[in-house]
Context: one part of a larger RNA
Parts: sequence; C1' cells; structure tokens
RNA sequence: GCCGGUGAGUUGUCGCGUGUGGCGAGCUUAAGGCCGCGAAGGCCGGAGGCGUAGGGAAACCGAGUCCGAACAGGGCGACCAGUCGCACGCGGCAGACCCGAAACCGGGUGAGCUACCCAUGGCCAGGGUGAAGCGGAGUUAAUCCUCCGUGGAGGCCCGAACCCGUUGGUGUUGAAAAACCAUGGGAUGAGCUGUGGGUAGGGGUGAAAUGCCAAUCGAACCCGGAGAUCGCUGGUUCUCCCCGAAAGGCAUUUAGGUGCCGCCUCGAUGCUGAGCGGCGCGGUGGUAGAGCACUGGAUGGGCUAGGGCGGGAGGACCCGUACCGAACCCAACCAAACUCCGAAUGCCGUGUCGUGCUCGUCGGGAGUGAGACUGUGGGGGAUAAGCCUCAUAGUCGAGAGGGAAACAACCCUGACCGCCAGCUAAGGUCCCGAAUUGAUGGCUAAGUGGGAAAGGAAGUGGUAUCGCUCAGACAGCCAGGAGGUUGGCUUAGAAGCAGCCAUCCUUGAAAGAGUGCGUAACAGCUCACUGGUCGAGUGGUACUGCGCCGAAAAUCCAACGGGGCUCAAGCCAUCAACCGAAGCUGCGGAUCGUUCGCGGGUGCCGUCCCGCGGGCGGUGGUAGGGGAGCGUUCCGCUGUAGGUGAAGGCAGACCGCAAGGACUGCUGGACGACGCGGAAGUGCGAAUGCCGGC
Repeated sequence: GCCGGUGAGUUGUCGCGUGUGGCGAGCUUAAGGCCGCGAAGGCCGGAGGCGUAGGGAAACCGAGUCCGAACAGGGCGACCAGUCGCACGCGGCAGACCCGAAACCGGGUGAGCUACCCAUGGCCAGGGUGAAGCGGAGUUAAUCCUCCGUGGAGGCCCGAACCCGUUGGUGUUGAAAAACCAUGGGAUGAGCUGUGGGUAGGGGUGAAAUGCCAAUCGAACCCGGAGAUCGCUGGUUCUCCCCGAAAGGCAUUUAGGUGCCGCCUCGAUGCUGAGCGGCGCGGUGGUAGAGCACUGGAUGGGCUAGGGCGGGAGGACCCGUACCGAACCCAACCAAACUCCGAAUGCCGUGUCGUGCUCGUCGGGAGUGAGACUGUGGGGGAUAAGCCUCAUAGUCGAGAGGGAAACAACCCUGACCGCCAGCUAAGGUCCCGAAUUGAUGGCUAAGUGGGAAAGGAAGUGGUAUCGCUCAGACAGCCAGGAGGUUGGCUUAGAAGCAGCCAUCCUUGAAAGAGUGCGUAACAGCUCACUGGUCGAGUGGUACUGCGCCGAAAAUCCAACGGGGCUCAAGCCAUCAACCGAAGCUGCGGAUCGUUCGCGGGUGCCGUCCCGCGGGCGGUGGUAGGGGAGCGUUCCGCUGUAGGUGAAGGCAGACCGCAAGGACUGCUGGACGACGCGGAAGUGCGAAUGCCGGC
C1' cells in the first nucleotide's frame, strides 16, 4: 500500500409532541399476592397518580375569587375531555454517537541502571623531577648561609593497565535504541573497582546539570477511581422522492462556544382574507445636487469705527500715511457634524389589474450565527492592498452547462431522464476550431491592435476661425540694411550688442540709438526692414479621430491562447447571414402538485381513500426538515419445498428509477426460502481506526 474481517445515536427512566389503540367524566394500577413447569400467559391488589374548579401568601370563599370602604374599576378564572398503553421525533438525568488527552487522586512495585552514604576486600607497567629531614665540607666566636652527598615528599611531570569522553570522520531502516576509527584528558588520588548493605515519588540522592532514581523524570513505574474531563480535531456504514437554509441582530470571563430572535422544514389553523408584482393617487423625509439666508471657513475690492507709524513745543487737538483692520457694501467661493432650497430612488397608506397560497398565527424538528468576491454609496488606510469595516444588489457558498486560452465570486444561462432533430444567449465566424477570407463607408502604418501616467512632438485624418496673397504673398536666390553717432552715463575700454538713462532727427524704396553670433575695444557675420527675381497659394489659433515617444527584471521568444494577420484576420459606423449552452422548441418517458373525468371502497349524498386516463404547472442543491422503500440477523405463524441436491461460491445478453430481486448452468454437499408480523449487536471507504493476510 492493497484485500478480508471488525468498527460509532444505544439502553433505562422522567418529560414535551405526533401517530395509533383501549376505556371515557373518568382513566390507570404500584409493591405484593394467586393460578401456572415457567421470567410465557391469566386473575386479584385502588395504596397512589392524572383529570373532573378556580381565586388568594393564607385564613377562606367558590363559578367565581383577589386587591378594595365599594353593590368603582382591574387581575386571574368560569366555555375547551381526559387517561392508560404501543411506536416514532426531541429534551432532562445517566459514559449517552464512537475513538483521542496533557493531567489529578488512591494503593502498591522498584537503588541488580544510576546518585550519595555505610561496611569489608582488590588495583595502579615503566620512566622523570628531587621538598623536608639527615650526613659531610666550606664559613662563623657559635648560628645563619653556601656547596656536595644522602633522602624520597607531591590532589608534581611523561606514559601503559584502569577510568573518562576533547576534536574530526564514519555510522543515522546502524554491527550498536549512543558504537567504531583516529585524536584527546586523568592515571598516588576529592583515584579506580568487587561484594554485602542503606535512602522511595507530596519522596530520595545530587562537587547543582532540573542531573539521576531500571533505554522513562519540572515530579518513576504498575493496578485502580475510570468509559476522568475535552466549548477541540478526526470519524459516523443502504436507496429513491419533496422542500431547502445561514455565515444577521441582541446578550455572554463572550469572540472558532452558547441562549433568544431572524432565515429552513413538517403538521394544524385562519379568512373576501392577506402576500408578491405593474400602474394610478395620497402621504413621509432632508440624501444627491444646489445654495450662502443661518453657523463657521475663505479671496479680492470698496467704505469705515478702532489701532500703528511720521509731523506740528504736544497724553488730550490738528495734519499726513502705498501699514493693520471689526462692522457694513460689491464680486467670486468652501462645509460629514452649515441649509433660504431640494430631487430620483426608498418607505407608509390606498384604488385597480395581474399572480394564485406565495401570507399570518400556534405547535414538532432543525441547521446557521469564520462567509467570499464583483458593481454601486460611504467610513478607515495613502481618493494603497486578493486590505479592514458598514449599506445596497448580484453571484459563489449549496450551481452543473456555454463564454472569458487556463480561471469559486465576471458575462450568458438555472441541469427530472432519453434523442445521430430544430431556434437562440453571451461570445464568435482565416487555420488550429463549429460558423461569411460577408457587404458598404471611413480611420490606423504604430504589429498600434496585442499593458501604463504626467509630459513632449511640422505623425496623420476631420471641423472651425483669424491673417497675408497676381497691386505678386510664403520659401529660396540677388541687392540694400545708411548719416548725425563711438547717443549720454559708466568704464582701463563700453563704438547697436557688460550695465544704467534716453530712444530723437536726417536721407530715403527701406534700415532699431539695434535680433543673434562675434571683438580687449573696434572690425566682421547676421536679423528686423526695403527693392528685385520667381509665380500660387501661404502662415497662425482652437476643438477633435487614430497613431508616436515617454516604456528597465530576473532560464530564448513569453504583455494576441498559438499559427499567422496591414484597402486587415486591427479600429469606428451601418447592414445581412451563420455558428454557438444541460436556455427555448419538437418527440418519447418518469415522478410530484393541482384540476377534470371514469371506476372501486367506507350502508347512501357529501367527505375521505385507492386505481386508471386527460389538461396545466413543477422536479440544481451543502447544513438541515419531511416522505416512501431495499437488504441483513434472530423470533412467531411453521420446521413447508429440498441428496431427483439446501445454504454458500462462479458465470450469464433477465426484472426493478434505485437500494436490490429472479432464472439457468456449473460448483457445493446439509441445511433452509416466499408471504404476513415482531425484535435488533442491522448496511463501511475513509477515523495517521482495530485484527489478520499478502
């Protein structure tokens, strides 16, 4: 890993509800007893329980009663059948669907491992160093001291045994649940070691690491309390049919739990009665927008109290002022917490039309209370986030199908089943790849299309408008572009051209006290301006369509899905055709609801139930509610068929919507259906399930 087996809502009791049965103003027995072989069955047993009357704290009264002075008022009652079984749903108490803790407590077992201690034994090759003491010599008055010898001290040195485990490697389903190889530390000591003994878990022992106490230690192990508890995770077994959520609110030592409500389901019940939708009418309100009348903010101007500054001998008075400036006036503005105004939607009511039970109430059963994205209106954030948080709508959730290359949440569309039939939606129609290389008119040259901003540009199309122009424009070419004058000032210089001031006059077709380059300053080149040549358009501005630049990312292409596409296979506009889905249609079938008809049953009508047929409408689905069934084991009717072959096994083109069920053949060799009913150890693929096999 696979296969087989096994594996999870049970039982008791009490309560609520539904169905069904008995009896009924009553219903019912409990313990216990009797009959009986018997826990089977039958019969006693009325103690007790529920119901038949309520009100009051109670005394008490009673269809009433309580509060009250009340023959005011008000509260609760008086109307309504119960009760005992059985089955099912749900709840309480019990382990209560199953498995799962970390832990807690009790009683025991452990110091043959290890820690420390006690008692008694054992062990430490060899080499080195050379303390004290002692002897001698020197020295001294004698000591001290020095030297030589002797001596053999030391948690001394080197290094085997022995003890340890430093560093590296190997090993890591190992040779080994801690080792091996190399290397290393101690090795007369706080040394190592044998044997016997001691200390025990709320404890011991600890040269202290929370270390060690039998491969286990922040509290050992074994058994027990025990099925501890787990608002947590996982798992929870056959089929079909009908309906079908929630991820809101409020509260919570609450936030991944729970209670109540909301939303789902089942039953009952209500009524000319709601519900939903369209249209009309009547209301409601202060949002969007707008506005500045209020509250505030804010810009410019005017006017003007007041203030500042300067002056007049000057605190008072007067004059000046290009300063500040309330209020007021004019103009133009801003606001979630401003409003003189004010929609569309919404909401409430109502009339009518449509729809057809969708609505309300009561009762049984739930699940949900992590939501997600997208559009729109807001808040938070950075007018960030696949961000957080409200509102509103949709989709996913629980929704398949088609489109978007792929892609829960986008676009189209809601899948009962079948068909080798048709029409469409979104989206598409050159090839991959179903369908026009369709039509008409434009645009784009950038592979723009097929990613992006501010900003930039004689790209190109369209529209509008203003200039100049055959009295010759625009561009090019030829010529002129002068004189006073080097204007004045400044300056070393300043001559059109560093800077400051002024910017006139003359000649002329025209020419600035000079547009740019240039010089140290001049010079020089050039422009404005003018004439000529040429001969028809030329220049500016605004709006707009499509393009261009701006444009850098990590493995070649990699920003059309690909090929490939340029009067398009791109973009804009208009038109026609076609393709395209589980949408719609056609045909056949199933099932549910409803309605109609026919038949049957309940004595008849009605009602209800069953069957058949027709019409109409439905049949996606997670949590979850409801309904109908299949199968397994055992029991009863019942041990019936059966060695002329039971169960079980293998195979097969049969039947049933399905769970499943027949039949035939082979195998097998002794057990065992159908039908009706009863009772459950009743259905496995998952639980890192459990046991076994391979």
Overview: Predicted 3D model of a 694-nucleotide part of an RNA (large-subunit ribosomal RNA, domain II) from a Pseudomonadota bacterium. The coordinates come from a structure-prediction model, not an experiment, and the mean pLDDT is 86.